[in-house]
A computed fold for a 73-nucleotide RNA from Reclinomonas americana, annotated as transfer RNA. Its mean pLDDT, the model's own confidence on a scale to 100, is 81. The organism belongs to Reclinomonas, within Eukaryota. Rfam family: tRNA. About the family: Transfer RNA (tRNA) molecules are approximately 80 nucleotides in length.
RNA sequence: GUAAAUAUAGCUUAGUCGGUAAAGCAGCAGAUUGUGAUUCUGAAGACCACGGGUUCAAAUCCCGUUAUUUACC
Numbered sequence: 001g002u003a004a005a006u007a008u009a010g011c012u013u014a015g016u017c018g019g020u021a022a023a024g025c026a027g028c029a030g031a032u033u034g035u036g037a038u039u040c041u042g043a044a045g046a047c048c049a050c051g052g053g054u055u056c057a058a059a060u061c062c063c064g065u066u067a068u069u070u071a072c073c
Base pairs, nucleotide, nucleotide: 001072002071003070004069005068006067007066010025011024012023013022019056028042029041030040031039049065050064051063052062053061
């Protein structure tokens, strides 16, 4: 330099042919326990890497950019 893949909650991941984003772990509160751990319950937390476009509507489709990884040179 060329091509491809990935980017979603603090972490690890899901998200169907475009229709208002889900779970596990962690953290918080409560119950249980003499205390702690375990277990159970509840609530909170991401407008989806960034910037545009298409659409009534975009994590999803299109373009560009950034970061990481891989292959080729």